RNA sequence: GUUUGAUCCUGGCUCAGAACGAACGUUGGCGGCGUGGAUUAGGCAUGCAAGUCGAACGAGAACAGAGCUCUCGGGCUCUAAGUAGAGUGGCGAACGGGUGAGUAAUGCAUGGACAACCUGCCCUUGAGAGGGGGAUAACUUCCCGAAAGGGGGGCUAAUACCCCAUGAAGCGCGAUGCCGCUGGGUGUCGCGCCAAAGAUAGCCUCUGAUGCAAGCUUUCGCUUGAGGAGGGGUUCAUGUCCUAUUAGCUUGUUGGUGAGGUAACGGCUCACCAAGGCUUCGAUGGGUAGCCGACCUGAGAGGGUGACCGGCCACACUGGGACUGAGACACUGCCCAGACUCCUACGGGAGGCUGCAGUCGAGAAUCUUCCGCAAUGCGCGCAAGCGUGACGGAGCGACGCCGCGUGGGUGAUGAAGGCCUUCGGGUUGUAAAGCCCUGUUAUCUGCUAAGAAUGUCGGGUGGUGAAUAGCUAUCCCGGUUGACGUCAGCAGAAGAGGAAGCACCGGCUAAAUACGUGCCAGCAGCCGCGGUAAUACGUAUGGUGCGAACGUUGUUCGGAAUCACUGGGCAUAAAGAGCUCGUAGGCGGUUUGGUAAGUCUGUCUGUGAAAUCCCUCGGCUCAACCGAGGAACUGCAGUAGAUACUGCCGGACUAGAGUGCAGGAGGGGAGAGUGGAAUUCCUGGUGGAGCGGUGAAAUGCGUAGAUAUCAGGAGGAACGCCGGUGGCGAAAGCGACUCUCUGGUCUGUAACUGACGCUGAGGAGCGAAAGCUAGGGGAGCGAACGGGAUUAGAUACCCCGGUAGUCCUAGCCCUAAACGAUGGGCACUAAGUAGAGGUAGUUCCGAUACUAUCUCUGCUGUAGCAAAUGUGUUAAGUGCCCCGCCUGGGAGUAUGGUCGCAAGGCUAAAACUCAAAGGAAUUGACGGGGGCCCGCACAAGCGGUGGAGCAUGUGGUUUAAUUCGACCACGCGCAGAGCCUUACCCAGGUUUGACAUGGACCGGAACUCCGGUGAGAGUCGGGGGCCUGUUAUGGGCCGGUUCACAGGUGCUGCAUGGCUGUCGUCAGCUCGUGUCGUGAGAUGUUGGGUUAAGUCCCGCAACGAGCGCAACCCCUGCCCGUAGUUGCCAACAGGUGAAGCUGGGGACUCUACGGGGACUAUCGGUGUGAAACCGGAGGAAGGUGGGGAUGACGUCAAGUCCUCAUGGCCCUUACGCCUGGGGCGACACACGUGCUACAAUGGGCCGGACAGAGGGGGGCGACCCUGCGAGGGGGAGUGAAUCCCGCAAACCGGCUCUCAGUUCGGAUUGGAGUCUGCAACUCGACUUCAUGAAGGUGGAAUCGCUAGUAAUCGCGGAUCAGCAUGCCGCGGUGAAUACGUUCCCGGGCCUUGUAC
Repeated sequence: GUUUGAUCCUGGCUCAGAACGAACGUUGGCGGCGUGGAUUAGGCAUGCAAGUCGAACGAGAACAGAGCUCUCGGGCUCUAAGUAGAGUGGCGAACGGGUGAGUAAUGCAUGGACAACCUGCCCUUGAGAGGGGGAUAACUUCCCGAAAGGGGGGCUAAUACCCCAUGAAGCGCGAUGCCGCUGGGUGUCGCGCCAAAGAUAGCCUCUGAUGCAAGCUUUCGCUUGAGGAGGGGUUCAUGUCCUAUUAGCUUGUUGGUGAGGUAACGGCUCACCAAGGCUUCGAUGGGUAGCCGACCUGAGAGGGUGACCGGCCACACUGGGACUGAGACACUGCCCAGACUCCUACGGGAGGCUGCAGUCGAGAAUCUUCCGCAAUGCGCGCAAGCGUGACGGAGCGACGCCGCGUGGGUGAUGAAGGCCUUCGGGUUGUAAAGCCCUGUUAUCUGCUAAGAAUGUCGGGUGGUGAAUAGCUAUCCCGGUUGACGUCAGCAGAAGAGGAAGCACCGGCUAAAUACGUGCCAGCAGCCGCGGUAAUACGUAUGGUGCGAACGUUGUUCGGAAUCACUGGGCAUAAAGAGCUCGUAGGCGGUUUGGUAAGUCUGUCUGUGAAAUCCCUCGGCUCAACCGAGGAACUGCAGUAGAUACUGCCGGACUAGAGUGCAGGAGGGGAGAGUGGAAUUCCUGGUGGAGCGGUGAAAUGCGUAGAUAUCAGGAGGAACGCCGGUGGCGAAAGCGACUCUCUGGUCUGUAACUGACGCUGAGGAGCGAAAGCUAGGGGAGCGAACGGGAUUAGAUACCCCGGUAGUCCUAGCCCUAAACGAUGGGCACUAAGUAGAGGUAGUUCCGAUACUAUCUCUGCUGUAGCAAAUGUGUUAAGUGCCCCGCCUGGGAGUAUGGUCGCAAGGCUAAAACUCAAAGGAAUUGACGGGGGCCCGCACAAGCGGUGGAGCAUGUGGUUUAAUUCGACCACGCGCAGAGCCUUACCCAGGUUUGACAUGGACCGGAACUCCGGUGAGAGUCGGGGGCCUGUUAUGGGCCGGUUCACAGGUGCUGCAUGGCUGUCGUCAGCUCGUGUCGUGAGAUGUUGGGUUAAGUCCCGCAACGAGCGCAACCCCUGCCCGUAGUUGCCAACAGGUGAAGCUGGGGACUCUACGGGGACUAUCGGUGUGAAACCGGAGGAAGGUGGGGAUGACGUCAAGUCCUCAUGGCCCUUACGCCUGGGGCGACACACGUGCUACAAUGGGCCGGACAGAGGGGGGCGACCCUGCGAGGGGGAGUGAAUCCCGCAAACCGGCUCUCAGUUCGGAUUGGAGUCUGCAACUCGACUUCAUGAAGGUGGAAUCGCUAGUAAUCGCGGAUCAGCAUGCCGCGGUGAAUACGUUCCCGGGCCUUGUAC
C1' cells in the first nucleotide's frame, strides 16, 4: 500500500533497508587491497608438487679434450672425476598442501580428570661407549620373461646385523618403613634382566710412526637414566537440527570373576557366572548435516550461515587389512578384493590430480598447463648447499570493497536544432559555440628508494686448546645475494586531447508532457493500467536517482509484536478438549531450627588461542588494507562469604482440605411393582350414506354397513393439569404413583486429622440422537417406498397409506450449534432488585413480617475491560497456578497407524491455488418483513381505448432516397414537407467559394433595363447611369486573379457549456455550534399529538439556521373609492320601421387602477388551560375559497454536438456551395394517440334564444350584385371597448322519420368546379352532383376524471400563400360516486433482516 459505499478491528499478501564465493542484461577509463569449481567426493592427457646426507659404507662410468701407440678396426694413459647415475645405511617421507563424501557422536565446543598413559628430533642434567663375529646389496656371471620383473652361482664394506663383557639412579619379582590413597611418591634388603658406533677437520704437545695415524684437540654422532618443553592418547560433565504418520530397543547386550591384549583404563577380546542395561527429561528407527572461532542481519533478545583466514575432526578410486616406525593402519608406501582406464607377444602387467597448473563432462556459474626459491617457513646436511606448485609474486574476471579521472573559469543574441505551447511564449540552458586556463590519469623519456636480514669471504676481539691451527662466540668494517621489475616514487615533454552509462518518472516513491496504439500490442513488486484525449503500454523530449557502474533474478535477516523469553491471543474474527476421575509432571497455607543445591556478592583465582568486532595510536599521499596497545569475549570452572526468597531435612500449628455429630431440599441414579386419561384394533348393539382431507381437491375408507354413538375386551407407548428464566446432576440428561438399594449437595456445630491441597500430558470411565448385532415387542408416530395433488418441472413443501426405526434385554458405536459458541481452581473489586433452599435474632407464643447470614438461580447496572456488540462478584475486571488450543482455501481431506461387525471415529499432511477470507458496527438500497400515513392507487361511479372506417405518429418492410434524433417514446423535435423548407437520392454545375475578415495586383461608380441560349444554375451581348476633393497608383462600393482562410445538419451528448425531461409540487434535503461515538457516523430531523406540508404544538443534548412547504405575485369570486370613451342608459328631453340613434347623464352594468374583505377572528365541544380538530353563527366567500406561476439536495454517464456555443477527431475541385427533378406522403403487416360513427337522450327540415376570449394593414373586409355552392365582382368602415372576422353551437318550439345496415353511418370511387400559389401528377384544402364500404357499442386487457370537474356543445388563436380530427386557449349546458384502505401501483416516516 492492499478486503469496504465508507468505518473500526482481526488477518494475510506486498514494498522501502542491509548483505552475498553469486548469476543474467545493458554499458565499461585507471589504480590499490581482497576474492574466484558452491554443481559430478564425476573421469583425467601432460609437466611439476619429498627429498637429502660422500663428514656412515663399498664400488664407480660415459660424452668430450689432450697425449702415446697402431695391423687404421682399435688399444693405452691423463684430464673430465672420485663427478654422474645406481646400491647399502641414516634421517625425513605421519609435516606442509587439498577436499567436506561420511559422521547427530569413536565428532565438535567449553570446563575438568589420568594415582590408567606414550613421546623421534630439541633443551637441562648424570653415567657410559671394552672385546669379538658372520653375512648381504652394489659388482660379476648364468638363466627365465614381450614387458614389469624374477631366479641361481661367485666377491665385498659400514654409524647395516649379531654375540660376549661392564652395568645403574632403569625394568621385573619378593619382604618391609613413612607419606599419600585406583597401578602414586620416597627409602631399605634380596634375587633376576638389559647398552653402545663411529665419523670429521686441524695438529704433532703426549704415544706409535716418519706417508701420517690407531695419538691429541675440536665438532657432530652413539648408549643408558632423570627432568623439561612442545606434541599426542584416554576419560568425565554440560551444550549441539527435524521427525511420535518411528514407542519400545539391546545378547558382548549390562555387571561380576579370571585370563589375554594395549603405551594405557575398559567386554577391547575370550571362558564362566548373574539377568541385567537404555527409554516420553524421547531410547530405538528415519531424514538432513562436518563442528567451532566466527560471518550476515537485528535496538536487543533472537534468526540465518559455517566461502576466504585460524583451531579440531574425517577422507584420499571403492571396500578391507596389517607392516615399518617415536608417531600411520599412511593423499603422490605395501597386500587382498572390486569398478574403471591404459600396455601386451594374450602368458601377463601398469595406474589413482578431494596437491599446483591444465582438460573433458554436467552446469546459470568460478582463472595461467606463468615466474622464483630473492624473502618467510619446512626436510636433509658440520657446512657450503640441495629440495620445496608450502610460500613469495605476476596473469585473467567490475566478482567485492576503496580511491581517482572523464576537465576548470568565463560566456545571453538566452544562437541553431529538438520538444511542448493558451502561438504570447516556455524548456533543453551557461548547457554549447567562442575566449582564457590547468595537466590528475593514460602515452613517451630520464632519474632513483624499500623489501637484504642472514650465510659466506677478507679483517679485528674473546673462549677452547700445547697451538698463531681448527672450531666457536661476538660485533665492528668491507665485498657478494632481487622472482616481482619496463614496479612504486620523482622529474620532464606534448595536448582538452583517449575516457559515461544504467534504471526509473500512476500511488507506495524522488521525478511529466507530447505523439503512436485502441482490452490490441504490451506493462506489472502489491494495488492495478490498456475497450480513441493512457502522467501506468511503445517512442520522443524533459525530469529524478545512482554513477564505472546501473538494473534484474535468486538467497538470508529485517520491517513481522506474522510462533510473541523480551513481546500475542482463544464469547462473536483462527482458537476451550462433550464431561468427569486420576498417573507422571508443574504449582502450593502459618511458624521454627538446620543445610547452603538454586539465588546473590567480590579490583578474588584459572580459563575463555590467535585473527575478527570496538576504542586509541601508528604505516601506505587519503581510503580500502595493514600494524601496535587496550578493552571486550556477556561463558565455564574454582574459591571465600551472605541466607531474605525457593529447594532439601527435622519440629510445631489450624484459617486450606477432609472426618464426625444434628438437621434440610430435590423430575439425581438403579431395580421391582401399580394407576388413570387418550389413540388404535377386536367383538356386540343402535343407525343408514356418506366419512375423511385441503387454500381448493383428489388418492383413501364406506351398503360385505364406514364415519357417528353405546357397552365389553386386547395391546403398546407416553405420563395432562401442578409446571415456574423453579429443582437436581460433572456433562449427556432427569417429570404419573409406591417400595427397596444408592450418589452428590446445603445449613448448623466445632469433637477429630493436621497441608492430607490445585491442576492434570498419557490413561480410564460416562457420553443426546441416529446407526449396528442378537432376541423380544410393536398402539401411535414415521426415514425409505407407493399413491393423490401443486408446479414449466416438483425425486419437495400439502394430503392418503406405510417398512425400518422409535420401546425392552444384552452388547457395540463415541459423534452433535455435545453452546454460556466463554477449561478448572483460589483470592480481591460499587450498588439495586427478583426467585429457590437453610440458619439465627427481634415479637409472650404462632401465622407472618423485619433484620442478619450461608448456598444456588435470574435481571438492571458503576468502575474497569473490549474492535465494537457487549461483559460487569455466576466477569469477558484485577492477579496467581495448571491444562487444552490458534494463522485463507485445498481439508478435518489423502496416506500411514490405531479403534470398530459395519457405518465410521481418533490422529493428521502436501502439491496446487488466491489478495484476500473474516468480525463488529455505519449509511443506503432491497424484502412475496412489520407498524403508521398519503395519492383517481384501489374501491364506488361517469365516459372512453382495445373491434369498424378514416386521420396522425412509430416499428417493420420496401426504396436510388424513403434525412436525422427521441423509446417510461409513439398528433414527440414538426406553432403546419407541392418548390422552398431539406439535412436524403438522381442528374447538371462550381472551387477564395452562398457567407466573414485581412493583404497584394488589375479593372470598373454602385445600381438598373433589354435580348440570345440553357431544364435551371449559369453564360453571352447591348443600353442607361456617378459622389467626394490634400488631383492621386486616393476613399467608399462592385467585379476579376492570388494568398491567408471560409464552409461542413460530418463523428463523439460517454470530452463539455447552456437548456430540458423524469422521480415530483413528493416533503423532503442540509449546515453551523454543541454533545455522543476510536471511527464511518449519530443527535438535531427520533418520540407523543396534529397537518395538504420537516404545518404547528409538547417533550427531548441539543440550540439555532439555510434550501424546500406556506405566504408574498397573477387570474377569478363580494364590496367600496376614483375615472367615464369607442363602453353603459335609470331618470329628463328629442327621435326612428327598428335601434343609446341623438342631447345629455355617472346612477347601474362594464372597463381598469387603487383599496377593503377571511385571520380559526368569534361561540360551543374535544384535546395536555398546547397545537389542532369537530360543530355553529355571521358572511359574497371558512378553514390553503377556486385556478395559475413557482420544481429543494439530488437521481437517471436521461435528452439535445440537427437551435446555439464549444474541446478533440475527420473532409477541403469536397463530407463545402448552386440548380432541376425526386424522396421525407412507399405498404403484406404490428402498435400508440385521435376523429367520425354504429343511432330515436337520435337524424333531417323550418322557426326562435343566449357567450367568452381572441385576431386584423402585403391584413380583417361590411352593405350591395352574382353563383345551388365553394367562391367571384366591388370596396363602406377599420391599426380597433368605435369597423370587420362574427349567424356561436348544444338549447327551445313545431313538423317528419319508427328500429331498418335505415332519411343511421359516411369511407371509397366517378364527374364537374372554386381558391391559394411560378407550379396542386406524384402530393393541398374546399364546393357540388352521383356513389354509399366497414360498422348494430366492441375479447383478453387497459385509460381519464372527485365539481363548475367528468361528459357534451360550439368559438378563437399561433404556425401559415394555401393546408388542423393535432396543439394552445375560450366560454355554453352540466352530472354520478367516494362504504372504506384488505388488495394492485407509486410515494413518505419509523423499525427489522441482509452474504446486496
The RNA shown here (small-subunit ribosomal RNA) has 1396 nucleotides and comes from a metagenome.
The sequence is in RNAcentral, with records from SILVA.
Rfam family: Bacterial small subunit ribosomal RNA.
The coordinates come from a structure-prediction model, not an experiment, and the mean pLDDT is 84.